[in-house]
RNA sequence: GGACCGAUACCGCUGAGUUCCCGCAGGUGCCCAUAGCGGCCGCCGGCGGGGAGCGGGGGACCCGAUUCCGGGGCGAAUCGCCGGCUCGUCCGGCGUAGCGCCAGCUCUUUCUGCGCGAGCCCGUCAGCUAACCCCGUAAGCCGACGAAAGAGACCGA
Numbered sequence: 001g002g003a004c005c006g007a008u009a010c011c012g013c014u015g016a017g018u019u020c021c022c023g024c025a026g027g028u029g030c031c032c033a034u035a036g037c038g039g040c041c042g043c044c045g046g047c048g049g050g051g052a053g054c055g056g057g058g059g060a061c062c063c064g065a066u067u068c069c070g071g072g073g074c075g076a077a078u079c080g081c082c083g084g085c086u087c088g089u090c091c092g093g094c095g096u097a098g099c100g101c102c103a104g105c106u107c108u109u110u111c112u113g114c115g116c117g118a119g120c121c122c123g124u125c126a127g128c129u130a131a132c133c134c135c136g137u138a139a140g141c142c143g144a145c146g147a148a149a150g151a152g153a154c155c156g157a
Base pairs, nucleotide, nucleotide: 012141013140014139018052019051020050021049022048023047024046026044027043028042029040030039031038032036053137054136055135056134057133058132063127070125071122072121073120074119079095080094081093082092083091084090098116099115100114101113105152106151107150108149109148110147111146
């Protein structure tokens, strides 16, 4: 001087989208060295497999319901009015059910301010639904730094 290990402090958002184990091959750092397929149970990402947690769908009796104006699922993302047009499940505007954020750690409520109010999928088929079965565990942002009431947790004394 460096890898590595431990402790403490600090550490944004939407979203279910977090975490652990095993295997395969790869990149890379340091140490020791009787240059060995030795040690740091080193670090990094990739592929495959399996679990936990979280999320979603299908699926009886009973009950419910009505399939061409087809029907249905994920999601906060529905619905209304007006205008345009190539008349479409289209484009635009104004609203709206609903949703999110304003960071001491979580939750509930109120007020204020700011924003969203999309998109995709199944394919003639699915209500609820015990047992049971199946699927997902992404993607995207740099925006937010207000005020109160209450409950709990944690830390300190």

This is a predicted structure of a 157-nucleotide RNA (c-di-AMP riboswitch aptamer (ydaO/yuaA leader)) from a Solirubrobacteraceae bacterium. Taxonomically the source falls in Solirubrobacteraceae (Bacteria, Bacillati, Actinomycetota, Solirubrobacterales).